[in-house]
RNA sequence: CAGUCACUUUCGCUGAAUUCCCACCAGGGAAGCGGGGGAACCAAUUUUUGGGGUGAAUCCUGAUUAGGUUAUUUGCUAAAAAUAUGAUAACCGAAAGGGUAGGGUUAAAACUUUCGGCCCGAAUCCGUCAGCUAACCUCGCAAGCGUUGAAAGGAAGGGUGU
Numbered sequence: 001c002a003g004u005c006a007c008u009u010u011c012g013c014u015g016a017a018u019u020c021c022c023a024c025c026a027g028g029g030a031a032g033c034g035g036g037g038g039a040a041c042c043a044a045u046u047u048u049u050g051g052g053g054u055g056a057a058u059c060c061u062g063a064u065u066a067g068g069u070u071a072u073u074u075g076c077u078a079a080a081a082a083u084a085u086g087a088u089a090a091c092c093g094a095a096a097g098g099g100u101a102g103g104g105u106u107a108a109a110a111c112u113u114u115c116g117g118c119c120c121g122a123a124u125c126c127g128u129c130a131g132c133u134a135a136c137c138u139c140g141c142a143a144g145c146g147u148u149g150a151a152a153g154g155a156a157g158g159g160u161g162u
Stems, first nucleotide, its partner, number of pairs: 011146004018031005032141006042131001050129001051126004059099003067092007102120005111153005
């Protein structure tokens, strides 16, 4: 000097997922943020081709695919049958990978925009059922991480003194 690991603190990121109070075994409440259900009016009328919700996470290709099922047919042996293999037809049917609607980040001056860089483009829930939706009803406040290139605009807040 560089790299890796662990711990603590500060700061920061995705996300609604934060703060405070009572209690002190448990648990309960408030504020704030977020989700769902739910009139009139409006909209929509297409409900197994099920439908719908949360979320940025949708769509195309891969694919007349790989693979699977059913039917017909096919070789060997003296003959027959079964099985396997091949062929034809019908039906079902992936994934990796690539791209993409869309989304995030690129901090110390919040926040906004542009250019460039990097990354995501998932998962899951309801259970035949829900358009919008005032009143009203109801639910959640988790989980997981470590970015700091450039330009323009541009607040707010805190401390001290008078």
Overview
This is a predicted structure of a 162-nucleotide RNA (c-di-AMP riboswitch aptamer (ydaO/yuaA leader)) from an Actinomycetota bacterium. Of the family's consensus pairs, 92% are formed in the model. Model confidence (mean pLDDT): 78 of 100. Taxonomically the source falls in Actinomycetota (Bacteria, Bacillati). Its Rfam family is "c-di-AMP riboswitch aptamer (ydaO/yuaA leader)". Its family is annotated with regulation of gene expression and cyclic-di-AMP binding in the Gene Ontology.